This is a predicted structure of a 349-nucleotide part of an RNA (small-subunit ribosomal RNA, central domain) from an uncultured Gammaproteobacteria bacterium.

[in-house]
Context: one part of a larger RNA
RNA sequence: CUGGGCGCAAAGCGCGCGUAGGCGGUUUGUUAAGUCGGAUGUGAAAGCCCAGGGCUCAACCUUGGAAUUGCACCCGAUACUGGCUAACUAGAGUACGAUAGAGGGUGGUAGAAUUUCUUGUGUAGCAGUGAAAUGCGUAGAUAUAAGAAGGAAUACCAGUGGCGAAGGCGGCCACCUGGAUCGAUACUGACGCUGAGGUGCGAAAGCGUGGGGAGCAAACGGGAUUAGAUACCCCGGUAGUCCACGCCGUAAACGAUGUCUAUUAGCCGUUGGGAAACUUGAUUUCUUAGUGGCGCAGCUAACGCGAUAAAUAGACCGCCUGGGGAGUACGGUCGCAAGAUUAAAACUC
Numbered sequence: 001c002u003g004g005g006c007g008c009a010a011a012g013c014g015c016g017c018g019u020a021g022g023c024g025g026u027u028u029g030u031u032a033a034g035u036c037g038g039a040u041g042u043g044a045a046a047g048c049c050c051a052g053g054g055c056u057c058a059a060c061c062u063u064g065g066a067a068u069u070g071c072a073c074c075c076g077a078u079a080c081u082g083g084c085u086a087a088c089u090a091g092a093g094u095a096c097g098a099u100a101g102a103g104g105g106u107g108g109u110a111g112a113a114u115u116u117c118u119u120g121u122g123u124a125g126c127a128g129u130g131a132a133a134u135g136c137g138u139a140g141a142u143a144u145a146a147g148a149a150g151g152a153a154u155a156c157c158a159g160u161g162g163c164g165a166a167g168g169c170g171g172c173c174a175c176c177u178g179g180a181u182c183g184a185u186a187c188u189g190a191c192g193c194u195g196a197g198g199u200g201c202g203a204a205a206g207c208g209u210g211g212g213g214a215g216c217a218a219a220c221g222g223g224a225u226u227a228g229a230u231a232c233c234c235c236g237g238u239a240g241u242c243c244a245c246g247c248c249g250u251a252a253a254c255g256a257u258g259u260c261u262a263u264u265a266g267c268c269g270u271u272g273g274g275a276a277a278c279u280u281g282a283u284u285u286c287u288u289a290g291u292g293g294c295g296c297a298g299c300u301a302a303c304g305c306g307a308u309a310a311a312u313a314g315a316c317c318g319c320c321u322g323g324g325g326a327g328u329a330c331g332g333u334c335g336c337a338a339g340a341u342u343a344a345a346a347c348u349c
Base pairs, nucleotide, nucleotide: 004320005319006318007303012317014201015200016199017198021194022193023192025088026087027086029084030083031082033081034080035077036076037075038074040072041071042070049065050064051063052062053061054060091191092188093187094186095185096183097182098181099180103177104176105175106174107173108172109171110154115149116148117147118146119145120144121143125136126135162169163168206247207246208245209244210243211242215241216240220236221235222234223233258316259315260314261313262312263311266294267293268292269291270290271289272288273287274286275285276284277283278281298305299304322349323348324347331342332341333340334339
């Protein structure tokens, strides 16, 4: 250097954008860098290999050859790759017309419910559990009726339904705004794919400053249970959960399956478009973009995957190399901190 892998055995970065790099559609001409052929020079000697020779043989010595797969330069070849050139439209994109959507941000607003407060009615219980007790209640609770305040979340619709790159997103209305899909034409003319570094986004918890605080609830207190009970159960309850701004940068961030492209039986659902047909319907068929269930071939250690591949191929990136030590120490970088990231070894089995 080549050879193996990454759903579950070790292994796909949490997800995008994108620099360098790698790779790249069809056709013409040109060039000749890569590539191929030939020639010349060089590639020290020794050694290795081949054929001889000399020590009685051998080791050893010696003669010649081959090899030295390389480099330089010259002359050619031009299919492929590259450069330049001229075009093309099947990739990619733009315009136009439609469509669906919890996609994002800001502001407003609605009703149900919980809690608290005020007032009325009303009287002895309420609450809670396996059973209890702590707790609340004659200072009038629970229940019930009216009113008020405040915060948070949006029942039904609701769906292996939708949207988003992922994290994620759910009452209604307005404004601002991103993406996707479909249709028929026109336009640009390879503008593409991937992407080391880099950069942005990134649940929950946590942190900083200032607000807010209904319910819930780490910590904490009490009651039970128990041999004990620093728990499970019960009564309370503070951070937090909410908002604004700033950090953190991690998750079983999961489809445990990187992104893009092409090729490959069928069948049944479902969402959003489009088209056609007739028997005009709760219709049928076709097509396209998603999203599910089976399943052929194929793959797989098996389980299973199976056009949304884990099939068959290609491009590029990331990652793995026995278990423990250890995702630790040290050092670096980042962070207010918590810590994150990068990342060993001794030793041991």